[in-house]
RNA sequence: CUCGAAAAAGGCAAAUCAUCCGAAAGGGUGAGACGCAAAGCCACUGGCCUAAGUCCUGAACUUAUUGAUCGGAUAAGGUAGCAGGGUUGCCGGGU
Numbered sequence: 001c002u003c004g005a006a007a008a009a010g011g012c013a014a015a016u017c018a019u020c021c022g023a024a025a026g027g028g029u030g031a032g033a034c035g036c037a038a039a040g041c042c043a044c045u046g047g048c049c050u051a052a053g054u055c056c057u058g059a060a061c062u063u064a065u066u067g068a069u070c071g072g073a074u075a076a077g078g079u080a081g082c083a084g085g086g087u088u089g090c091c092g093g094g095u
Stems, first nucleotide, its partner, number of pairs: 001094004011036002016031006034081001040087003044084003047079003053074004058070002061067001
């Protein structure tokens, strides 16, 4: 530098459940293992998820400006177990 066939020492932990945080998506902790050779770390790029707040010539309520409800748009919120990229690294094979 490259690879993960066999092996060893070990590691992580999907769904689900409990609890906490959050508007939600989602996250923390414990239990639990579907899987994972970076399923270690970083939201930089694309994707995907959510929409509190903000915006709207939208709908409907209201006497009505307002207002709250519904609908639409939107990330500054998430996802590293969606992919790419960056970065660090255990064991073993090859060079």